[in-house]
């Protein structure tokens, strides 16, 4: 200096190809079962998807710009 790859719930990951209600798994609150505790079972909260801007009826997704991390190369 150029290239490549990551960004989504307290964590870790799908979801992007092929635009159409944002989803899994631990975690955490609440119940139930136990003398109790773990374990299980049922239930709930919590994210407007890194940032601005476009395109579209409609964007986590497609385009632009930047900002962070991590490899590579020099």
């Nucleotide at each position: 200096u150029g290239c490549g790859g990551a960004g989504u719930a307290g964590a870790g990951c799908a979801g992007c190809u092929u635009g159409g209600u944002a989803g899994c798994u631990c975690g955490u609150c609440g119940g139930g079962c136990u003398c109790a505790u773990a374990a299980u079972c049922c239930g709930a909260a919590g994210g407007u998807c890194g940032a601005u801007g476009g395109u579209u009826c409609a964007a986590a997704u497609c385009c632009u710009u930047c900002c962070u991390c991590c490899g590579c190369u020099a």

RNAcentral holds the sequence, with entries from ENA.
This is a predicted structure of a 74-nucleotide RNA (transfer RNA) from Scherffelia dubia.
The organism belongs to Scherffelia, within Eukaryota.
It matches the Rfam family "tRNA". Its family is annotated with triplet codon-amino acid adaptor activity in the Gene Ontology. Rfam classes the family as a transfer RNA.